[in-house]
């Protein structure tokens, strides 16, 4: 150099081009307990890697570029 998967909450992952992007632990407050833990109720969290293109709309498709992994040389 080439080709291939991926990139989404702090971490692990959903989401068939179409509602307000959800869910698990983990974090904040409350019940509960003598304190904690466990349960339980509730909340807080996103520029979907970055930039363009297509679409009536793009996390989802296309194009570049940045980043991880994997082959080939």
């Nucleotide at each position: 150099g080439c080709c291939c998967u991926c990139g989404u909450a702090g971490c692990u992952c959903a989401a068939u081009g179409g509602a307000u992007a959800g869910a698990g632990c983990a974090c904040c407050u409350g019940a509960c307990u003598u304190c904690g833990g466990a349960u339980c109720a509730g909340g807080c969290g996103g520029u979907u890697g970055c930039a363009g293109a297509u679409u009536c709309g793009a996390g989802u498709u296309c194009u570049g570029c940045c980043g991880a992994g994997g082959g080939c040389a």